A computed fold for a 74-nucleotide RNA from a Muribaculaceae bacterium, annotated as transfer RNA. The organism belongs to Muribaculaceae, within Bacteria. RNAcentral holds the sequence, with entries from ENA. Its Rfam family is "tRNA". By type it is a transfer RNA. From the family's description: Transfer RNA (tRNA) molecules are approximately 80 nucleotides in length. Model confidence (mean pLDDT): 82 of 100.
RNA sequence: UGUGGAGUGGAGCAGUUGGUUAGCUCGUUGGCCUCAUAAGCCAAAGGUCGCCGGUUCGAGUCCGGCCUCCGCAA
Numbered sequence: 001u002g003u004g005g006a007g008u009g010g011a012g013c014a015g016u017u018g019g020u021u022a023g024c025u026c027g028u029u030g031g032c033c034u035c036a037u038a039a040g041c042c043a044a045a046g047g048u049c050g051c052c053g054g055u056u057c058g059a060g061u062c063c064g065g066c067c068u069c070c071g072c073a074a
Stems, first nucleotide, its partner, number of pairs: 001073007010026004019057001028044005050066005
């Protein structure tokens, strides 16, 4: 430099022929249970989707540029 892939709560992921509340597991916090802890059960907080633009009535999803990470080629 070219090329393919990835970027979504604290962690790991899903969500894509554009639409309805952005969910799942773990973790965190509170409660229940217990002599107590763990396990189990219930509930809550935490994201506006890497950044900036564009298309559209409507974008996590489509388009353009940029940034970061991984692989391949040189």